[in-house]
This is a predicted structure of a 120-nucleotide RNA (SAM riboswitch aptamer (S box leader)) from Fictibacillus phosphorivorans.
Of the family's consensus pairs, 97% are formed in the model.
The coordinates come from a structure-prediction model, not an experiment, and the mean pLDDT is 80.
RNA sequence: CUCUUAUUAAGAGCAGGCGGAGGGAAUUAGCCCUAUGAAGCCCGGCAACCAUCGGAGAAACAUGUACGUUUUUUCCGAAACGGUGCUAAAUCUAACAGCGGUUACGCUGAAAGAUGAGAG
Numbered sequence: 001c002u003c004u005u006a007u008u009a010a011g012a013g014c015a016g017g018c019g020g021a022g023g024g025a026a027u028u029a030g031c032c033c034u035a036u037g038a039a040g041c042c043c044g045g046c047a048a049c050c051a052u053c054g055g056a057g058a059a060a061c062a063u064g065u066a067c068g069u070u071u072u073u074u075c076c077g078a079a080a081c082g083g084u085g086c087u088a089a090a091u092c093u094a095a096c097a098g099c100g101g102u103u104a105c106g107c108u109g110a111a112a113g114a115u116g117a118g119a120g
Stems, first nucleotide, its partner, number of pairs: 001120008013043001016042003022033003027095004044087003049083002052078009091112001096109005
């Protein structure tokens, strides 16, 4: 970088430290945050994707059958030592398609993005 898959309206510092002007992915339009201190780094915190532990179920191999064992998988829960992630506003909103509406606009879906896990 590409592909597959899951999630993407919850939560986390209104008094932490360093820093010193921009930030909200990109383009356009809007709307916001910001010297009452942006980005970034550290600390703190949140969550629970992977990994860990416990319980329940399903499938496969083996066996005459069952129990048991092993592997795979689904669901529920615990914990937060490990690998990530996140910590204004729905992923801040719209852009494309469909539906409703005279309009303003509303609803649904996609695309794009983000994060995890797996594969190349």